[in-house]
RNA sequence: GAAAAAGGCAGACCUGUCGAAAGGCAGGGGCGCAAAACCAAGGGUCUAAGGUUAGAUUUUUAACUAUGACAGCCUGGUUGCCGAA
Numbered sequence: 001g002a003a004a005a006a007g008g009c010a011g012a013c014c015u016g017u018c019g020a021a022a023g024g025c026a027g028g029g030g031c032g033c034a035a036a037a038c039c040a041a042g043g044g045u046c047u048a049a050g051g052u053u054a055g056a057u058u059u060u061u062a063a064c065u066a067u068g069a070c071a072g073c074c075u076g077g078u079u080g081c082c083g084a085a
Stems, first nucleotide, its partner, number of pairs: 001082001008033002013028006031072001037078003041075003044070003050065005
């Protein structure tokens, strides 16, 4: 980060599976990505099992909270292909 070349990854969705959920994994599928490779260090977002608080008194509601998740949200770190200005 222009052109081209060799390639790479794989959104949404569907099926199966794990999980309380968010979401992950596998197969299919390609929206796109110059790091959409890897890493939860900083921020942000998502979920709320467990915990706490407030109710309710039929039944089990509401709020708060990661120790959970998201790297295809951003920053940051490490590594990688090609090589014009």